RNA sequence: UGACCAUCCAGAGCGGCUGAGAGAUCUGGCUCGAUGAGGCCGCAGCAACCACCUUUGUCAGGGACCGGUGCUACCGCCAGAACCGAUGGAGC
Numbered sequence: 001u002g003a004c005c006a007u008c009c010a011g012a013g014c015g016g017c018u019g020a021g022a023g024a025u026c027u028g029g030c031u032c033g034a035u036g037a038g039g040c041c042g043c044a045g046c047a048a049c050c051a052c053c054u055u056u057g058u059c060a061g062g063g064a065c066c067g068g069u070g071c072u073a074c075c076g077c078c079a080g081a082a083c084c085g086a087u088g089g090a091g092c
Base pairs, nucleotide, nucleotide: 001091004089005088006087007086008085013043014042015041016040017039018038021032022031023030025081026080027079028078029077044072045071046070048069049068050067052063053062054061055060076084
């Protein structure tokens, strides 16, 4: 990182530092936020993909969390729009 494949109604918080907006963008709503949202860091947790173990002819199922990422308000918050967005894998 354009294009490809898969998934997105389950699950999972505490502390430190910052300090006013945040929930991708636009519109209309709704919700969260100085009783500190959101962002960064630490530890912890969850378990989606790869990797690991295992059942299986395959598809797929189960396990574990040592590893690579990811995630830890609300159905991707709801609706509409858009070459929509996010995450993983493979490839480049």
Overview
The prediction has a mean pLDDT of 84. SAM riboswitch aptamer (S box leader) from Glutamicibacter sp. MNS18, 92 nucleotides, folded computationally. It was read from a public genome assembly, where an Rfam model found it. Rfam family: SAM riboswitch aptamer (S box leader). Rfam's curators write: The SAM riboswitch is found upstream of a number of genes which code for proteins involved in methionine or cysteine biosynthesis in Gram-positive bacteria. The source organism's lineage runs through Bacteria, Bacillati, Actinomycetes, Micrococcales and Glutamicibacter.